The RNA shown here (transfer RNA) has 71 nucleotides and comes from Trichonephila clavipes. Its mean pLDDT, the model's own confidence on a scale to 100, is 82. The RNAcentral record of the sequence draws on Rfam. Its Rfam family is "tRNA". The family's RNA type in Rfam is transfer RNA. The organism belongs to Trichonephila, within Eukaryota.

[in-house]
């Protein structure tokens, strides 16, 4: 060059159209003589532009990123 998967919270991941969610990490605060465990509470995200829709994270088209395979 041809095709296909992928992209959601710091980090690994769910999440097929109607308020985005877990594990671990962090912060607060219980308990604890300190600390660790554990218990409660919080912070914190949908890769970019565009398209269809009353409504899009999810459709549809393009870019990128990255990864597979074909030649």
């Nucleotide at each position: 060059g041809g095709g296909g998967g992928u992209a959601u919270a710091g980090c690994u991941c769910a999440g097929u159209g109607g308020u985005a969610g877990a594990g671990c990490c962090u912060u607060c605060g219980a308990u604890u003589g300190c600390a660790g465990a554990u218990c409660g509470a919080g912070u914190g995200g949908u890769c970019c532009c565009g398209u269809u829709u009353c409504a899009a994270a999810c459709c549809c088209g393009g870019g990128u990123g990255u990864u597979c395979u074909c030649u």